Record summary:
Predicted 3D model of a 73-nucleotide RNA (transfer RNA) from a Candidatus Kaiserbacteria bacterium. NCBI's taxonomy places the organism under Bacteria, Bacteria candidate phyla, Candidatus Kaiseribacteriota. The coordinates come from a structure-prediction model, not an experiment, and the mean pLDDT is 80. It matches the Rfam family "tRNA". Rfam's curators write: Transfer RNA (tRNA) molecules are approximately 80 nucleotides in length.
[in-house]
RNA sequence: GCCGGCAUAGCUCAGUUGGUAGAGCAAUGGUUUUGUAAACCAUGGGUCGUCGGUUCGAGUCCGACUGCCGGCU
Numbered sequence: 001g002c003c004g005g006c007a008u009a010g011c012u013c014a015g016u017u018g019g020u021a022g023a024g025c026a027a028u029g030g031u032u033u034u035g036u037a038a039a040c041c042a043u044g045g046g047u048c049g050u051c052g053g054u055u056c057g058a059g060u061c062c063g064a065c066u067g068c069c070g071g072c073u
Base pairs, nucleotide, nucleotide: 001072002071003070004069005068006067007066010025011024012023013022019056027043028042029041030040031039049065050064051063052062053061
């Protein structure tokens, strides 16, 4: 230098054919217990890496950039 993959909650990851973003764990509160843990119930937490484009509508499609990983030279 060229090619490919990944970027979504604190962490690990889903998200199908474009239609108002979810799970598990963690956190907080509650129930239970003499108490703790465990178990169960509930709650909060997101500008979906950044900037543009397409569209009535973008996490999803297109372009550029940034970061990480891999391959080729």